Predicted 3D model of a 344-nucleotide part of an RNA (small-subunit ribosomal RNA, central domain) from an uncultured bacterium. Its mean pLDDT, the model's own confidence on a scale to 100, is 85. Rfam family: Bacterial small subunit ribosomal RNA. Gene Ontology terms of the family: structural constituent of ribosome and ribosome. RNAcentral holds the full RNA, with entries from ENA and SILVA.
[in-house]
Context: one part of a larger RNA
RNA sequence: UUGGGCGUAAAGGGUACGCAGGCGGGUCAUUAAGUUAGAACUCGAAGGCUAUAGCUCAACUAUAGUAAGCUUCUAAAACUGGAGACCUUGAGUAAUGAAAGGGAAAGUGCAAUUCCUAGUGUAGCGGUGGAAUGCGCACAUAUUAAGCAGAAUACCGGUAGCGAAGGCUACUUUCUGGUCAUUACCUGACGCUGAAGUACGAAGGCGUGCGUAGCAAACAGGAUUAGAUGCUAUGGUAGUCCACACCGUAAACGAUGAGUGUUAGGUGUCCGGAGUAAAUCUGGGUGCCGCAGCUAACGCAUUAAACACUCCGCCUGGGGAGUACGCACGCAAGUGUGAAACUC
Repeated sequence: UUGGGCGUAAAGGGUACGCAGGCGGGUCAUUAAGUUAGAACUCGAAGGCUAUAGCUCAACUAUAGUAAGCUUCUAAAACUGGAGACCUUGAGUAAUGAAAGGGAAAGUGCAAUUCCUAGUGUAGCGGUGGAAUGCGCACAUAUUAAGCAGAAUACCGGUAGCGAAGGCUACUUUCUGGUCAUUACCUGACGCUGAAGUACGAAGGCGUGCGUAGCAAACAGGAUUAGAUGCUAUGGUAGUCCACACCGUAAACGAUGAGUGUUAGGUGUCCGGAGUAAAUCUGGGUGCCGCAGCUAACGCAUUAAACACUCCGCCUGGGGAGUACGCACGCAAGUGUGAAACUC
């Protein structure tokens, strides 16, 4: 490379947008590049194919025959392509209506916690399997009142909602993105995918500055233990929060790339529509069960892992190794790309 694969065996890029590229709806007429048919020319030697023969066979070699292929011309027009005209179902626009923790900024509220001040009050509190370190007669713990600060938003709360993913939950206001339904007004294939590229991207880390209540890596001493750099307990600094800038990784998971079409049902639930209402029907999500089919099995099953097509990414025994080297990016930490020897 061919072939085969990627939920769990190796394998879906963390996610999106998107240039190039690849692929692409219906009708009519046209063209003839691809395609198909025919003819002509050429096809040195070797090679290919067929037949026969020679080395014991074969590889190899020899002899005879022959053809693809290339070039040119002619013809065909179904399919693909080119150029042209049109269509509306794909895609988009519009009008009307709807739901939501989607995003950004500013402001406001409340329970709890620590701390501070004052009152009441007295000897313990705290913590554990049991203790001790710790706090407390310089008046703690408990309790009452007033106050400051920072962080988080109980109940509602739901296999509920929204978002491309990461993720998003007190309330109000402002700005802002997407989605769904109905109508069928307008455009008329404007589409799908997407190597590069760009943007976003939990936690943690880094830089500068602010902030610091609680929690808490590191660290300290107390326990446990043979030891105890651990579990446990008392403290406690970075950090956690905010602003700006960087890092760019996760079991970034549905371990399941995106898009389109087709293929039994049943039952919850969220948001729409039709139905006066109900029954019922219907569009879009979100769950469970289940047939055909698929699967090594587990299981998946109209939210497919079924049946097909298009495009991208990735895999090819284990270890060595996500290492070395080189290159790129980064302030650094490191990240991306990514071998071989050797070994089983």